[in-house]
Source information: A computed fold for an 87-nucleotide RNA from a soil metagenome, annotated as c-di-GMP-I riboswitch aptamer. Model confidence (mean pLDDT): 89 of 100. Its Rfam family is "c-di-GMP-I riboswitch aptamer". Its family is annotated with cyclic-di-GMP binding in the Gene Ontology.
RNA backbone atom coordinates (compact mmCIF):
# COMPACT_ATOMS: atom_id res chain seq x y z
C1' N A 1 0.00 0.00 0.00
C1' N A 2 -1.12 -0.15 -6.12
C1' N A 3 -6.22 -1.85 -11.48
C1' N A 4 1.42 -5.07 -9.18
C1' N A 5 3.05 -10.58 -8.37
C1' N A 6 3.37 -15.03 -5.93
C1' N A 7 0.56 -16.81 -2.20
C1' N A 8 -2.39 -16.38 2.84
C1' N A 9 -6.78 -16.58 5.91
C1' N A 10 -11.92 -17.51 5.52
C1' N A 11 -17.70 -14.52 7.29
C1' N A 12 -23.15 -16.45 7.05
C1' N A 13 -24.81 -21.18 6.08
C1' N A 14 -24.71 -26.38 5.83
C1' N A 15 -23.00 -31.79 8.22
C1' N A 16 -20.48 -34.16 12.01
C1' N A 17 -18.19 -33.68 16.80
C1' N A 18 -17.18 -31.00 21.96
C1' N A 19 -19.24 -27.93 25.54
C1' N A 20 -24.09 -25.94 31.11
C1' N A 21 -23.66 -21.81 27.84
C1' N A 22 -20.96 -18.44 25.46
C1' N A 23 -18.40 -20.44 22.00
C1' N A 24 -14.74 -24.13 19.78
C1' N A 25 -12.77 -27.76 16.84
C1' N A 26 -12.77 -30.81 11.74
C1' N A 27 -15.11 -31.25 6.55
C1' N A 28 -17.94 -28.48 2.91
C1' N A 29 -19.00 -23.07 1.71
C1' N A 30 -16.95 -17.36 0.98
C1' N A 31 -18.60 -12.14 3.24
C1' N A 32 -14.57 -10.03 3.51
C1' N A 33 -9.29 -9.11 5.63
C1' N A 34 -2.53 -6.22 4.30
C1' N A 35 -1.80 -9.36 9.39
C1' N A 36 -8.52 -11.61 9.55
C1' N A 37 -0.30 -14.42 11.16
C1' N A 38 0.91 -15.07 17.10
C1' N A 39 -0.46 -13.63 22.14
C1' N A 40 -6.29 -12.97 26.68
C1' N A 41 -1.69 -8.07 28.76
C1' N A 42 -5.59 -3.20 28.96
C1' N A 43 -10.72 -2.18 27.80
C1' N A 44 -15.18 -3.81 25.62
C1' N A 45 -18.72 -7.49 24.70
C1' N A 46 -21.42 -12.70 25.31
C1' N A 47 -22.33 -16.54 28.78
C1' N A 48 -23.45 -18.29 34.18
C1' N A 49 -21.47 -24.47 35.30
C1' N A 50 -19.47 -23.98 40.43
C1' N A 51 -20.76 -20.25 44.05
C1' N A 52 -23.86 -16.74 46.52
C1' N A 53 -28.58 -13.90 47.37
C1' N A 54 -33.88 -14.29 47.28
C1' N A 55 -38.84 -16.10 45.95
C1' N A 56 -42.23 -19.92 44.72
C1' N A 57 -42.73 -25.38 47.36
C1' N A 58 -44.34 -30.08 52.57
C1' N A 59 -40.35 -31.20 50.33
C1' N A 60 -37.41 -32.41 46.13
C1' N A 61 -36.68 -28.96 42.94
C1' N A 62 -38.13 -24.32 39.82
C1' N A 63 -37.65 -19.35 38.88
C1' N A 64 -35.30 -14.69 39.15
C1' N A 65 -30.64 -11.05 40.54
C1' N A 66 -24.92 -11.48 41.16
C1' N A 67 -20.76 -13.16 40.00
C1' N A 68 -15.56 -15.52 35.61
C1' N A 69 -12.01 -18.91 36.96
C1' N A 70 -14.84 -19.89 30.93
C1' N A 71 -15.37 -17.30 26.03
C1' N A 72 -14.31 -13.82 22.20
C1' N A 73 -7.73 -11.70 18.88
C1' N A 74 -12.89 -11.03 12.20
C1' N A 75 -14.56 -5.46 19.15
C1' N A 76 -10.89 -1.53 19.88
C1' N A 77 -5.52 -1.13 21.32
C1' N A 78 -0.88 -3.14 23.26
C1' N A 79 3.41 -6.69 22.46
C1' N A 80 6.06 -10.31 18.46
C1' N A 81 6.48 -12.09 13.77
C1' N A 82 5.69 -12.23 8.53
C1' N A 83 5.45 -12.35 1.75
C1' N A 84 6.46 -8.36 -2.46
C1' N A 85 8.19 -3.42 -3.42
C1' N A 86 5.03 0.79 -7.57
C1' N A 87 3.48 6.02 -6.41
RNA sequence: GAUAAAGGCAAACCCGGUGAAAACCGGGGGCGCAAAGCUAUGGGUCUAACGCUGUCUGAGGACAGCUAUGAUCGCCAGGCUGCCGAA